Predicted 3D model of a 369-nucleotide RNA (Bacterial RNase P class A) from a Gammaproteobacteria bacterium. The gene name in the source record is rnpB. The same sequence occurs in records of 2 taxa. It matches the Rfam family "Bacterial RNase P class A". The literature on the family includes a 1999 paper in Nucleic Acids Res by Brown, "The Ribonuclease P Database". Rfam classes the family as a ribozyme. Gene Ontology terms of the family: tRNA processing, dimeric ribonuclease P complex and ribonuclease P activity. Its mean pLDDT, the model's own confidence on a scale to 100, is 76.
RNA sequence: GGAGUCGGCCAGGCAACCGCCGUUUUGUCAUGCAAAGCGGAGGAAAGUCCGGGCUCCAAAGGGCAAGGCGCCAGGUAACGCCUGGGGGGCGCGAGCCCACGGAAAGUGCAACAGAAAGCAAACCGCCUAAGUCCGCAAGGACUGGUAAGGGUGAAAGGGUGCGGUAAGAGCGCACCGCGUCCCCGGUAACGGUGGACGGCACGGCAAACCCCGCCUGGAGCAAGGCCAAAUAGGGAAGCACCGCGGUCGCAAGGCCGCAACGCGUGGCCCGCGUGAGCUUCCGGGUAGGCUGCUUGAGGUGCACGGUGACGUGCAUCCCAGAGGAAUGGUUGCCCACGACAGAACCCGGCUUAUCGGCCGACUCCCACC
Numbered sequence: 001g002g003a004g005u006c007g008g009c010c011a012g013g014c015a016a017c018c019g020c021c022g023u024u025u026u027g028u029c030a031u032g033c034a035a036a037g038c039g040g041a042g043g044a045a046a047g048u049c050c051g052g053g054c055u056c057c058a059a060a061g062g063g064c065a066a067g068g069c070g071c072c073a074g075g076u077a078a079c080g081c082c083u084g085g086g087g088g089g090c091g092c093g094a095g096c097c098c099a100c101g102g103a104a105a106g107u108g109c110a111a112c113a114g115a116a117a118g119c120a121a122a123c124c125g126c127c128u129a130a131g132u133c134c135g136c137a138a139g140g141a142c143u144g145g146u147a148a149g150g151g152u153g154a155a156a157g158g159g160u161g162c163g164g165u166a167a168g169a170g171c172g173c174a175c176c177g178c179g180u181c182c183c184c185g186g187u188a189a190c191g192g193u194g195g196a197c198g199g200c201a202c203g204g205c206a207a208a209c210c211c212c213g214c215c216u217g218g219a220g221c222a223a224g225g226c227c228a229a230a231u232a233g234g235g236a237a238g239c240a241c242c243g244c245g246g247u248c249g250c251a252a253g254g255c256c257g258c259a260a261c262g263c264g265u266g267g268c269c270c271g272c273g274u275g276a277g278c279u280u281c282c283g284g285g286u287a288g289g290c291u292g293c294u295u296g297a298g299g300u301g302c303a304c305g306g307u308g309a310c311g312u313g314c315a316u317c318c319c320a321g322a323g324g325a326a327u328g329g330u331u332g333c334c335c336a337c338g339a340c341a342g343a344a345c346c347c348g349g350c351u352u353a354u355c356g357g358c359c360g361a362c363u364c365c366c367a368c369c
Stems, first nucleotide, its partner, number of pairs: 001365010012334007020040009042340001046351002049349005054220004066216005071085005086100001087098004101211002106209002108205002123150002125146003131142004158176006177200001178198005183192003224291004234282006243258006261275005298317008335338001
C1' cells in the first nucleotide's frame, strides 16, 4: 500500500423567525387565556415471529389430545434469546455456517437412470476349477462361479496392500476405519497414537408418521378500575283512571272505536292534536369524563466477581405519553449533499429495511528497512 474478518458508535450541522404536544411557575375568579422556563421518536419506533411483566376470566391433582422445543454447561424474570464449550461443514487465515436426540421398536419413502435400491443385484467384463455335450487335439457350447474392473445413480453393503484363487471375494493377514466393553482426561457434550474382543453384523431420510425427554390454561390496554347525563326499558311508593262496545286469543292479554280524564293549543269553553298515565325515589347501564400511562427486570459512571453472557455494591440522573393522533415549516450559511423509516400499556429478544461515515481488535498478500 492492497484485500478482508469481527465488535462498537453516529444517523447532516449551526443560526434566525413562525408554529404544534406535554409539563412547571407566575398573573387572573378560572380547568380558560397570557407570559416565561423545561422536555418532546428509533436503531430499527417496523414485522407481530418468540419470551415475560401487568389485567380480567378459568383453575385441587393427574392423564389424554394438540402445539412447540431438541449436542453439553452456564446466564436470565423468561425464551425458540445470549455466552462459553463439543461435534460436523466452509475458508490459506482472521473467522463464518449448522432443527446437531433416536434409523440393531414399528410403519413408510427413494423420481429418473440402471441388470440390480433393501433379508441385494450378473448388463458389459473376468473365469471355466467342478458337471454335461461336441471335437483326434487346440478349443467351443451349455450349466455354473465371480461384486476386483467398466457403466447407471444422490446412494451399489468399508479403504490400501500382501497372500490366496480357475477367476474372485474379510476368504486369510497387516495397517487404517467401524462396533461393543473397559481404562484415562473432562461437571458434561465429547476426546484419547490406551487396552481387550468382534471380520464388519448396523446404508440414507424423523423440517415423513413415529419413539424418547422437556415446555405450554385462555384472552388481551378496545385488558381492567372509578364517576356518571338525556331517552327507552326494569323495580318501589304515592296520585289519577280503574267505563261501554267490537275483534283476536284456551288464557294472561293485545288491537280498534266511543265516552270520561290528563297534557298542549298564553286564562276559560268548543274544536283540533296527543297520551293510557303523572310525580318522586332506587339500581343496572349508554354517551361523556377520570384512570390504567409511564420510575422501569430503567439510563450513566466507578469498583469488585466471572474467560464470557452476566451478577453485586456505591454514586448520580428523570429521559414523549397523545386519544384522530404533537415532535413541524420557512430562510440563510457550511460540508462528505444526508438512507431506511414515525412511539400508542411496558420490557427482553429474533428477523427484515437502511445514504454515508468514525473508532478499536485481528487476518492474508505485496514492497522496503